[in-house]
Molecule: FMN riboswitch aptamer (RFN element)
Organism: Rhizobium herbae
RNA sequence: GCACGUUCUCAGGGCGGGGUGAAACUCCCCACCGGCGGUAACGGAAGGCAACUUCCGGAGCCCGCGAGCGCUCCAGGUUUCGGCCUGGAGGUCAGCAGAUCCGGUUGAAUUCCGGAGCCGACGGUUAAAGUCCGGAUGAAAGAGAGCAAGC
Numbered sequence: 001g002c003a004c005g006u007u008c009u010c011a012g013g014g015c016g017g018g019g020u021g022a023a024a025c026u027c028c029c030c031a032c033c034g035g036c037g038g039u040a041a042c043g044g045a046a047g048g049c050a051a052c053u054u055c056c057g058g059a060g061c062c063c064g065c066g067a068g069c070g071c072u073c074c075a076g077g078u079u080u081c082g083g084c085c086u087g088g089a090g091g092u093c094a095g096c097a098g099a100u101c102c103g104g105u106u107g108a109a110u111u112c113c114g115g116a117g118c119c120g121a122c123g124g125u126u127a128a129a130g131u132c133c134g135g136a137u138g139a140a141a142g143a144g145a146g147c148a149a150g151c
Stems, first nucleotide, its partner, number of pairs: 001151002005147006016030004031131002033120002035065004042057006060118002068096002070093001071090008100116005122134003
């Protein structure tokens, strides 16, 4: 340097003010929030005489991933035999899986600077939810540490 096994720990933020109304943190006006890996010309720290080296941070809307819904399979319940409900498994099957432009700088930026926009699972609810409640003291992209040990 490459490749592999195993254990443990960690791993999501946000409705404040006003309006309408019988009722809204759900509508309307003004607000607020941004998981993980990659890319990154920016910023910071340490070391070095220096060249430079190492480390840390840096994109919601560029690429990829996760949870959730859907789907498929299994089990149980129910049925008016069409289906429906609950639980479990699969994880690429990929259907939902969202959303960015303009100007500036530059050799180079959808990442920097300035401006203006846009997006956000499912179920619930006196009224329609990114922000409330619930599945969830769950799961997980991944991050870190330990142990083992091959080329």